A computed fold for a 73-nucleotide RNA from Thoreauomyces humboldtii, annotated as transfer RNA. The sequence is in RNAcentral, with records from ENA. Its Rfam family is "tRNA". It is annotated as a transfer RNA. About the family: Transfer RNA (tRNA) molecules are approximately 80 nucleotides in length. NCBI's taxonomy places the organism under Eukaryota, Opisthokonta, Fungi, Powellomycetaceae, Thoreauomyces.

RNA sequence: GGGGGAUUAGCUCAAAUGGCAGAGCGCCCGCUUAGCAUGCGGGAGGCAGGGAGAUCGAUACUCCCAUUCUCCA
Numbered sequence: 001g002g003g004g005g006a007u008u009a010g011c012u013c014a015a016a017u018g019g020c021a022g023a024g025c026g027c028c029c030g031c032u033u034a035g036c037a038u039g040c041g042g043g044a045g046g047c048a049g050g051g052a053g054a055u056c057g058a059u060a061c062u063c064c065c066a067u068u069c070u071c072c073a
Base pairs, nucleotide, nucleotide: 001072002071003070004069005068006067007066010025011024012023013022019056027043028042029041030040031039049065050064051063052062053061
C1' cells in the first nucleotide's frame, strides 16, 4: 500500500424484509435465611464508534473517516 471482518447496556453478545432496541453476567431494591450464599420477584442503565447521503422512516442500505482483528504484498 491492497483485500476481508468487527464496532449495539459496565462486560460478553443477539435481533429485525428498513417500522417500539434485547438476553446472559454484573449493579440496585424486595422476598426467602439466625446470618451468608443459592433461589425467586422487581428496577436502573443505550440517542447503536463519528459524519454525510438516499428513504415517510436507518442500528440495518450507500459513501467518507476513526479504532481494532486478520490475510496479501